Small-subunit ribosomal RNA, 5' domain from an uncultured bacterium, 514 nucleotides, folded computationally. The RNAcentral record of the full RNA draws on ENA, Greengenes and SILVA. The coordinates come from a structure-prediction model, not an experiment, and the mean pLDDT is 81.
[in-house]
Context: one part of a larger RNA
RNA sequence: GAUGAACGCUAGCGGCAGGUCUUAUACAUGCAAGUCGAACGGUCAGUAGCAAUACUGAUAGUGGCGCACGGGUGCGUAACGCGUAGCCAACCUACCCGAAUCUGGGGGAUAGCCCGCCGAAAGGCGGAUUAAUACCGCAUAACACUGCAGUGUGGCAUCACAUAACAGUUAAAGAUUUAUUGGAUUCGGAUGGGGCUGCGUGCCAUUAGCUGGUUGGGGGGGGGACGGCCCACCAAGGCGACAAUGGCUAGGGGAGCUGAGAAGCUGGUCCCCCACACGGGCACUGAGAUACGGGCCCGACUCCUACGGGAGGCAGCAGUAAGGAAUAUUGUGCAAUGGCCGAGAGGCUGACCCAGCCAUGCCGCGUGGCAGGAUGAAGGCUUUCUGAAUCGUAAACUGCUUUUGCCAGGGAAGAAAAAAGGGGAUGCGUCCUCUACUGACGGCGCCUGGUGAAUAAGCACCCGCUAACUCCGUGCCUGCAGCCGGUGGAAUACAGAGGGUGGAAGCGUUGUCC
Numbered sequence: 001g002a003u004g005a006a007c008g009c010u011a012g013c014g015g016c017a018g019g020u021c022u023u024a025u026a027c028a029u030g031c032a033a034g035u036c037g038a039a040c041g042g043u044c045a046g047u048a049g050c051a052a053u054a055c056u057g058a059u060a061g062u063g064g065c066g067c068a069c070g071g072g073u074g075c076g077u078a079a080c081g082c083g084u085a086g087c088c089a090a091c092c093u094a095c096c097c098g099a100a101u102c103u104g105g106g107g108g109a110u111a112g113c114c115c116g117c118c119g120a121a122a123g124g125c126g127g128a129u130u131a132a133u134a135c136c137g138c139a140u141a142a143c144a145c146u147g148c149a150g151u152g153u154g155g156c157a158u159c160a161c162a163u164a165a166c167a168g169u170u171a172a173a174g175a176u177u178u179a180u181u182g183g184a185u186u187c188g189g190a191u192g193g194g195g196c197u198g199c200g201u202g203c204c205a206u207u208a209g210c211u212g213g214u215u216g217g218g219g220g221g222g223g224g225a226c227g228g229c230c231c232a233c234c235a236a237g238g239c240g241a242c243a244a245u246g247g248c249u250a251g252g253g254g255a256g257c258u259g260a261g262a263a264g265c266u267g268g269u270c271c272c273c274c275a276c277a278c279g280g281g282c283a284c285u286g287a288g289a290u291a292c293g294g295g296c297c298c299g300a301c302u303c304c305u306a307c308g309g310g311a312g313g314c315a316g317c318a319g320u321a322a323g324g325a326a327u328a329u330u331g332u333g334c335a336a337u338g339g340c341c342g343a344g345a346g347g348c349u350g351a352c353c354c355a356g357c358c359a360u361g362c363c364g365c366g367u368g369g370c371a372g373g374a375u376g377a378a379g380g381c382u383u384u385c386u387g388a389a390u391c392g393u394a395a396a397c398u399g400c401u402u403u404u405g406c407c408a409g410g411g412a413a414g415a416a417a418a419a420a421g422g423g424g425a426u427g428c429g430u431c432c433u434c435u436a437c438u439g440a441c442g443g444c445g446c447c448u449g450g451u452g453a454a455u456a457a458g459c460a461c462c463c464g465c466u467a468a469c470u471c472c473g474u475g476c477c478u479g480c481a482g483c484c485g486g487u488g489g490a491a492u493a494c495a496g497a498g499g500g501u502g503g504a505a506g507c508g509u510u511g512u513c514c
């Protein structure tokens, strides 16, 4: 000097930032991922109607998209995990953008609803019946996929690779407000990912040898893709003193702290990457997961039970208990930014924006200022004591001021420009213009007026290092101390007082790093 700090004493305000470093311990309660009726059938309610029916709204279900993002934590990991530089002629990519072509015609079911049954519950079974952008055939079929020939390249050759005249294979879904939106195939782009490699990235040699799918081969399987990734066969290799193997420790980086630098230390907040989601394993769905708030199995634990059987996973936001020196509210709002769904209106969003708590830090402001004021007051303290020094212009007192505080008023400022609607321009994309709505914070910031010096100073130190000295008490006692040390009857070092010094809403102490 620094700190995610803690502790002691003290404490007026504001802005900005930060806030379980320990038990990846266990969790009560609430919330944290939904949305679409312009995909679909039903049900309920309202309005109109005699009715059929129409319109509007809502709920559960089928279906679509999302739930792989966003948010948390740092257990594991010494590794292609991360960083950096490259490679993939060995790969994938929903939504988005550009382009081409197509969107024909059928079928059988099943949720829901209804009926019946089982169960304490969680939930389940049977029957009947119904729709779709759900599901299944058919047609159509290329610049897609597969392949004979031919051609080209390599090879002595069997053959391998490339190409594909030709042959074979493969698709779809509609909706409505009628010009929009959607669906299928293909090519390209964009974005996101996957894989590989060089180099770099802790400690211990009181760890010296390690290795059997081990190293390689041609072949096969699998995969989006290369590969012992997996398999049979063959060869006997591969790594290691330039540190293999083993052990211990640890998420990595951008960066942060310190330092003149070299460098040392650190990785909390913010951003990128990785890993994990009660412990372990596994796959399913899907463009994408081996999936925090999905599933299955095993295990530990907790809860419910009618004892037959069931339910659960805060390392999401709050909050609770425990641990600990120690770390906050079971708050407001979707107004803004962003995300998902939707044609849109809009819905959801503990992401986020805000507010609350804490001097935890940084920054700023104030606790008064200006002019005057000597009986140098009283009082304290010191003294060489009829006297003097000092606290000290300090106080009292006089005149002025009002940041802040308190009281009252103003303020709908900025945060806001869009989407929507109307009009216009344009081939489209889109642009221009008009109108209206919308603020959690919050009556907050800010401004004005009034009031009255009023509402506001503590802390540590004073032997040397190191700025700051005397008196009294004590008497190697009590105690002090970072180092040297100090105290034995004159202690500037203990304790108190007066005075002084240094920081200042803080000041000291302790821990840690340079």
Base pairs, nucleotide, nucleotide: 001513002512003511005510006509007508008507009506012365013364014363015362016361017360018358019357020323025321026320027319029318030317031316034065035064036063039062040061043058044057045056046055047054048053072276073275074274081201082200083199084198085197086196087195088194091193092192096189097188098187099186100185101184102183103182104138106136107135114127115126116125117124118123144169145168146167147166150163151162152161153160154159174181175180176179202248203247204246209239210238211237214236215235216234217233219231220230221229251273252272253271254270255266256265257264258263278299279298280297281296282295301312302311303310304309329355331354333352337351338349339348340347341346368401369400370399371398372397379391380390382388383387405451406450407449408448409447410446421434422433423432424431425430459502460501461500462499464483465482469498470497471496473494480485